[in-house]
RNA sequence: GAUGGCCGCGGCCAUACCGGCUCGCCGGUACGGCUGAGGAACUUCCGGGCUCCAUAGAGCACGAUGGCGGAUAACGUCCGCCCAGGGUGACCUGAGAGCUAGCGCAACAGAGAACAGACCGCCCGGACUCGUCCGGGUAAGGGUGAAACGGCGGUGUAAGAGACCACCGGGCCGCUGGUAACAGCCGGCCGCAUGGCAAGCCUCAUCGGGAGCAAGGCCAAGCAGGAGACGCAUGAGGGCUGCUCGCCCGAGUCUCCGGGUAGGCUGCUAGAGCCUGGCGGCGACGUCAGGUCGAGAUGGAUGGCCAUCCGUGCCGCUUCGGCGGCAUGACAGAACCCGG
Numbered sequence: 001g002a003u004g005g006c007c008g009c010g011g012c013c014a015u016a017c018c019g020g021c022u023c024g025c026c027g028g029u030a031c032g033g034c035u036g037a038g039g040a041a042c043u044u045c046c047g048g049g050c051u052c053c054a055u056a057g058a059g060c061a062c063g064a065u066g067g068c069g070g071a072u073a074a075c076g077u078c079c080g081c082c083c084a085g086g087g088u089g090a091c092c093u094g095a096g097a098g099c100u101a102g103c104g105c106a107a108c109a110g111a112g113a114a115c116a117g118a119c120c121g122c123c124c125g126g127a128c129u130c131g132u133c134c135g136g137g138u139a140a141g142g143g144u145g146a147a148a149c150g151g152c153g154g155u156g157u158a159a160g161a162g163a164c165c166a167c168c169g170g171g172c173c174g175c176u177g178g179u180a181a182c183a184g185c186c187g188g189c190c191g192c193a194u195g196g197c198a199a200g201c202c203u204c205a206u207c208g209g210g211a212g213c214a215a216g217g218c219c220a221a222g223c224a225g226g227a228g229a230c231g232c233a234u235g236a237g238g239g240c241u242g243c244u245c246g247c248c249c250g251a252g253u254c255u256c257c258g259g260g261u262a263g264g265c266u267g268c269u270a271g272a273g274c275c276u277g278g279c280g281g282c283g284a285c286g287u288c289a290g291g292u293c294g295a296g297a298u299g300g301a302u303g304g305c306c307a308u309c310c311g312u313g314c315c316g317c318u319u320c321g322g323c324g325g326c327a328u329g330a331c332a333g334a335a336c337c338c339g340g
Stems, first nucleotide, its partner, number of pairs: 001309007009036005015030007038331001045340005050212004062208005067081005082096001083094004097203002102201002104197002119142002121138008150168002153165003169192001170190005175184003216266004225257006237249004273292008310329008
């Protein structure tokens, strides 16, 4: 942990008894029956229902979300697809819009980190003490870095360079396919300075009013307030009582009204419910039929013991097949409900 039994506790129903009063209800007790935690009831993070408050419309601000299409009450969830990255693969991961609107940032290393840059090397020129120095050119090679201003081959050149050419890559336009994201590499144009970061400001698009069941609604003792009636000794009312008489106490007593405290009731658990099957859909899901009812506390129940069994650990015995004993049982736990 599972099953069964006993006891205990919460809820509902029924019966009996006791108590209360406004006289058909409430409270308590006893007995009986039924019922009583989870996939997460956790967290309270996101979304919705429900409730109250607010609300002419629009905008700003703030927050959230961010490929496309769909599902849904809604979502930051789910499904399908696209793209990028990873993997031999099944598959996994992605805040996956915009940085030629603007601003900002880039540690360390490195010469240089965004109107580029000359440390080494290469080339040209000059100087002289003849292997160094100075000036210039050069981003092809080396080095640094997460990142060095398309790649590679050639032409060219003093050496070089999209300076030029082919191929690859990229951008823009068109065409075709697709609802779309996007794809095709089909056609044309551009030698191609304008790279990265928007979980940096920002821009764009979409969505978002606030508070929450201690929401909210109903009843309402007492006290206080307002109004009225009766009475103040010619005595209202009260006690003794089944009633009348009688005796005693006696200055207040009673009714209504609105608000509303304590307290009680409600909201409250039958619902976007669950199970089975059919149908539609790739799927999330939808729809139809049948079946089913599964906690509702409010200082807040859901626990303990026993027996058997299961798992795990330890110990002992063993004919190595097991047997026996002891201990133990993941995380946790309802509080308006539901989807994540």
Description: Bacterial RNase P class A from Bifidobacterium pullorum, 340 nucleotides, folded computationally. It matches the Rfam family "Bacterial RNase P class A". It is annotated as a ribozyme. From the family's description: Ribonuclease P (RNase P) is a ubiquitous endoribonuclease, found in archaea, bacteria and eukarya as well as chloroplasts and mitochondria. Gene Ontology terms of the family: tRNA processing, ribonuclease P activity and dimeric ribonuclease P complex. The RNAcentral record of the sequence draws on MGnify. Of the family's consensus pairs, 96% are formed in the model. Its mean pLDDT, the model's own confidence on a scale to 100, is 78.